[in-house]
Context: one part of a larger RNA
RNA sequence: CUCUCUCUAAGGAACUCGGCAAAAUGACCCCGUAACUUCGGGAGAAGGGGUGCCCACCUAAGACGUGGGUCGCAGUUAAGAGUCCCAGGCGACUGUUUACCAAAAACACAGGUCUCCGCUAAGAAGUAAUUCGACGUAUGGGGGCUGACGCCUGCCCAGUGCCGGAAGGUUAAGGAAGUCGGUUAGGAGUAAUCCGAAGCUGGCGACUGAAGCCCCGGUGAACGGCGGCCGUAACUAUAACGGUCCUAAGGUAGCGAAAUUCCUUGUCGGGUAAGUUCCGACCCGCACGAAAGGCGUAACGAUCUGGGAGCUGUCUCGGAGAGAGGCUCG
Numbered sequence: 001c002u003c004u005c006u007c008u009a010a011g012g013a014a015c016u017c018g019g020c021a022a023a024a025u026g027a028c029c030c031c032g033u034a035a036c037u038u039c040g041g042g043a044g045a046a047g048g049g050g051u052g053c054c055c056a057c058c059u060a061a062g063a064c065g066u067g068g069g070u071c072g073c074a075g076u077u078a079a080g081a082g083u084c085c086c087a088g089g090c091g092a093c094u095g096u097u098u099a100c101c102a103a104a105a106a107c108a109c110a111g112g113u114c115u116c117c118g119c120u121a122a123g124a125a126g127u128a129a130u131u132c133g134a135c136g137u138a139u140g141g142g143g144g145c146u147g148a149c150g151c152c153u154g155c156c157c158a159g160u161g162c163c164g165g166a167a168g169g170u171u172a173a174g175g176a177a178g179u180c181g182g183u184u185a186g187g188a189g190u191a192a193u194c195c196g197a198a199g200c201u202g203g204c205g206a207c208u209g210a211a212g213c214c215c216c217g218g219u220g221a222a223c224g225g226c227g228g229c230c231g232u233a234a235c236u237a238u239a240a241c242g243g244u245c246c247u248a249a250g251g252u253a254g255c256g257a258a259a260u261u262c263c264u265u266g267u268c269g270g271g272u273a274a275g276u277u278c279c280g281a282c283c284c285g286c287a288c289g290a291a292a293g294g295c296g297u298a299a300c301g302a303u304c305u306g307g308g309a310g311c312u313g314u315c316u317c318g319g320a321g322a323g324a325g326g327c328u329c330g
Base pairs, nucleotide, nucleotide: 001325002324003323004322005321006320007319008318010316011315014314019311027051028050029049030048031047036041038148052070053069054068055067056066057065071075083309084308085307086306087305088304089303090301091300095107096106111146112145113144114143115142116141117140123132124131125130149296150295151294152293154226155225156224159223160222161219162218163217164216165215168214169213170212174208175207178204179203180202181201182200183199186195187194188193227245228244229243230242231241254288255285266282267281268280269279270278
């Protein structure tokens, strides 16, 4: 010096990104317990008191209780055994997860909603047989989104998707009237060659031909989207009001410098002697917003953030000691 541990005057978080670590709390009995709340909870809230032994009283009792006394530093006499409170964010909750750097505000979850599926179901695995779904049957099963509960969930169907429609347009294979070829039995010709039915065969082909697409409608807890400029009130400022352009429609309720705010340490208030954090407001929302849910919410959390009490070697700032290692000598 390193490790593990013990103690430490005065102070008590001044340490530090941060009370990280340590200290503190701790059992049992009694008293007593707030806001809030989904009336269950919150609660072991918080906060107090008691605990050995002896004697007396009480008593059935040597239990319990009450009173008195007594010893010790200390009576749950060793060991073991919640720190607590206030406020906010996120997620309702118990659960799940990156086996070996992440346990979380991520995943899941009951609950909500949309959609598909009538049973040889939809859907899934497999080339298939077959199997799962299910020895189930719409109070069932598959898929998507949301995520307890409370209050709610606005406007836009122009684009895309999906659903419905079928008059018109477009449209394949197939069919096909017709038409143009090839071949030739036959005919003509002295011959070269020409004509050429049926059949077979090649090409073109009016017309016929479904879904789809175009088209017409519906649909947002489908993919998604939810404006700009100018003016105006008897101080100023602001603009309930007006004008105009554009749009499918121009963001409703609620929330808002937020896990979202760039400017920004916004401004005001609170807390501190002093506060880029925190809490409460304001609203100029760079760039919240309603099931990629919005806003609340008791309870819950090895969650994240701010504050307080207690407590301490975290610190001022070090010191002393025990054990182990290292080091030096041997």